[in-house]
Context: one part of a larger RNA
């Protein structure tokens, strides 16, 4: 040289980082996943119009609770318990796969039908919720037609789809449905290579193989019946410990040692242990059943919950922030789109945690003042320091003006192009959008508001005088201290570094 650091003493101003390494120890409260009325039936609240016995009724859909539905919730965010492994890496294979939106190409979008929430009635429960009966739509289901370039095949032939919506108008926009093809993402498989420990030496029965069948997107003992009896190992099998891996980081000349927080990829988990539904994709963090501790609420009959998400809170710790602004940018999810959601993520607090970067002034000024310390009593030193005399104004403070981070989308008008009143593409001009931060600039006042911490025996820059008297202490090592201590504590001086200075611990 470093550090996610702690601790003591101190402490102005800013720029950019990084801040639960310990109980993957328990969690109060708010938020963190919605959106879509251009999919359906609707009207719980509000707006807007009509009536009104002023209690309230109609309507409208500007709007829009709740419901049906469709997408997204499998991404974003966290976190290292597990894992010693095809988990990583790296370099293959997949003739052994799938792949939602997206793209580009071909082709279809016909004809019917039963229901079910919401709704109403009537009910159970203390709550959570929940039961009968009637009745209602859909892009929600369900059937039937067509049917290859698509799937199966005995090569004859069987078989499989779909939904509308917007709009005064649809081949045209925005959906659907087949089907090749691209893109992305994903599975699996293989050869390298990956810590310690023989005071672990023998492990293994779905075990190694092979046939049938089963399963799966898809090979396989993956699972099953049946056969053989095999496979692994001293080139370290099995066991055991310890440990998420790379890119990287620290040092170092280098080889190499150590190390994996921030970011960025991959893998695992998501009180605990297990399951599967669903879906293009999960065996799903804010999703379901099962059991388990825990923990709440209960009319004792049930119920109910999952911060390792942002913040915050207990507790353990030597120790790690605010229950904050905002969606303006970027970026995602819904939506034609307006636009909603977005603790991601910009951003603003907190702590000198780290780096960097300025400041605490500059010039003059000797009777070498006053004071301290020292002293050979002459002086010497603090020390041009200070006082005094100019002047400058950086930072911080007070005011003003002012870039930029804003590019879009949307609407208004014009002009152009693409068969186009619905759609699109370009250009032009108006108009609309800051949470927060603010550079640089002028201008005001005045040195005013802004220096401290180790150390001074050697090693290692810096000494002197008092007190102490093996006591009281100091110590990284070597050592100091018993009455003249350069080493203890105090004074004065010096020495290093400097908003930081030293311990401590850890790595090289």
């Nucleotide at each position: 040289a470093a550090u996610g650091a702690a601790c003591g003493u101190u402490g102005g101003c800013g720029g950019c980082g990084a801040g639960g390494a310990u109980u993957a120890g328990g969690c109060a409260u708010g938020c963190a996943a919605g959106u879509c009325g251009a999919g359906c039936g609707g009207a719980a609240a509000g707006g807007c119009c009509c009536c009104u016995u002023c209690g309230g009724g109609g309507g409208u859909a500007c709007u829009c609770g709740a419901g049906c539905g469709g997408c997204g919730c499998a991404a974003g965010g966290g976190a290292g318990a597990g894992u010693a492994a095809c988990g990583c890496g790296u370099g293959g294979a997949u003739c052994a796969u799938c792949u939602g939106c997206c793209c580009u190409c071909a082709g279809a979008u016909c004809u019917g039908g039963g229901a079910u929430a919401g709704c109403u009635a009537c009910g159970g429960g203390a709550a959570a919720c929940u039961g009968u009966a009637g009745g209602u739509a859909a892009u929600a289901c369900c059937a039937g037609a067509u049917a290859a370039u698509g799937u199966c095949u005995c090569c004859g032939g069987a078989c499989c789809a779909a939904a509308g919506g917007u709009g005064c108008g649809a081949u045209u926009c925005c959906g659907u449905c087949u089907g090749a093809g691209g893109a992305u993402g994903a599975g699996u498989c293989c050869g390298c290579g990956u810590u310690c420990u023989a005071u672990u030496a023998g492990c293994u029965u779905g075990u190694u193989g092979g046939u049938g069948g089963g399963g799966u997107a898809a090979u396989g003992g993956c699972c099953u019946a049946c056969c053989a009896a095999g496979g692994c190992u001293u080139c370290g099998a099995u066991g055991g410990a310890u440990a998420c891996c790379g890119g990287g980081u620290g040092u170092g000349a280098g080889a190499g040692c150590a190390u994996g927080g921030c970011c960025c990829g991959g893998c695992u988990c998501a009180c605990u242990g297990g399951g599967a539904c669903u879906g293009a994709g999960a065996c799903a963090c804010u999703g379901c059943c099962c059991a388990g501790a825990c923990a709440c609420c209960u009319a004792c009959g049930g119920g109910u919950g999952g911060c390792u998400g942002c913040a915050g809170u207990c507790g353990a710790g030597a120790a790690u922030c605010u229950u904050c602004g905002g969606c303006a940018a970027u970026g995602g999810g819904c939506g034609c789109a307006a636009g909603c959601c977005u603790g991601a993520c910009c951003g603003a607090g907190c702590g000198a945690c780290g780096c960097c970067g300025c400041g605490u002034g500059c010039g003059g000024g000797a009777u070498g003042a006053a004071g301290g310390c020292c002293u050979u009593c002459g002086g010497g030193u603090u020390g041009u320091a200070a006082a005094c005399c100019g002047c400058u104004g950086u930072c911080a403070g007070a005011g003003g003006g002012g870039a930029u981070g804003a590019a879009a989308u949307g609407c208004u008008a014009g002009a152009g192009g693409g068969u186009a009143c619905u759609c699109u593409c370009u250009c032009u001009a108006g108009u609309u959008u800051g949470a927060c931060a603010u550079a640089g600039c002028c201008u005001c006042a005045g040195a005013g508001g802004a220096a401290g911490g180790g150390c001074g025996g050697g090693c290692u820059a810096a000494g002197u005088u008092c007190g102490u008297g093996c006591c009281a202490g100091c110590a990284g090592c070597c050592g100091c201290g018993g009455u003249a201590a350069g080493a203890c504590g105090a004074a004065c001086c010096g020495c290093c570094c400097a908003a930081a200075c030293g311990u401590u611990a850890u790595u090289c």
Molecule: small-subunit ribosomal RNA, 5' domain
Organism: uncultured prokaryote